[in-house]
RNA sequence: GCUCGGGUAGCUCAGUUGGUUAGAGCAUUCGCUUGAAGAGCGAAGGGUCGACAGUUCGAAUCUGUCCCCGAGCA
Numbered sequence: 001g002c003u004c005g006g007g008u009a010g011c012u013c014a015g016u017u018g019g020u021u022a023g024a025g026c027a028u029u030c031g032c033u034u035g036a037a038g039a040g041c042g043a044a045g046g047g048u049c050g051a052c053a054g055u056u057c058g059a060a061u062c063u064g065u066c067c068c069c070g071a072g073c074a
Stems, first nucleotide, its partner, number of pairs: 001073007010026004019057001028044005050066005
């Protein structure tokens, strides 16, 4: 330098061939429970979906450029 995969909540990940709310588990906080804690049950908070542009009535999803991580080729 070229090709391919990935980037979504604090962490690990899912996501629909563009549309109704962006989700799960763990973690955190609160409540119930307990003598207390743990476990269990319930609830809440937390995200400008890597960045910027483009297409579209509408983009996490499609297109382009760039950034970061990984693999391969040279």
Description: This is a predicted structure of a 74-nucleotide RNA (transfer RNA) from a Minisyncoccota bacterium. Taxonomically the source falls in Minisyncoccota (Bacteria, Bacillati). Its Rfam family is "tRNA". Rfam describes the family as follows. Transfer RNA (tRNA) molecules are approximately 80 nucleotides in length. By type it is a transfer RNA. The prediction has a mean pLDDT of 81.